């Protein structure tokens, strides 16, 4: 240099054109308890980025970034 692929809560991971993006685990705060831990219950918390198509984009299209792989 060309080609594919990935990018969502703090971590791992769904959701795949449609209403409030949803679970675990972490975190916080309450109940319990002499305290801790456990358990319950509650709360905050996320679609890399720029722009396109559409009534409607986490989703589909093009471009940047960053991370994987292939290939001369």
């Nucleotide at each position: 240099g060309g080609c594919c692929c990935c990018a969502u809560a703090g971590u791992u991971c769904a959701a795949u054109g449609g209403a409030u993006a949803g679970a675990a685990c972490a975190u916080a705060a309450g109940u319990u308890u002499c305290c801790u831990a456990a358990a319950c219950u509650u709360a905050a918390g996320a679609u890399a980025u720029g722009g396109g198509u559409u009534c409607g984009a986490u989703u589909c299209c093009c471009g940047u970034u960053g991370g994987g792989g292939c290939u001369a």
Molecule: transfer RNA
Organism: Bacteroidota bacterium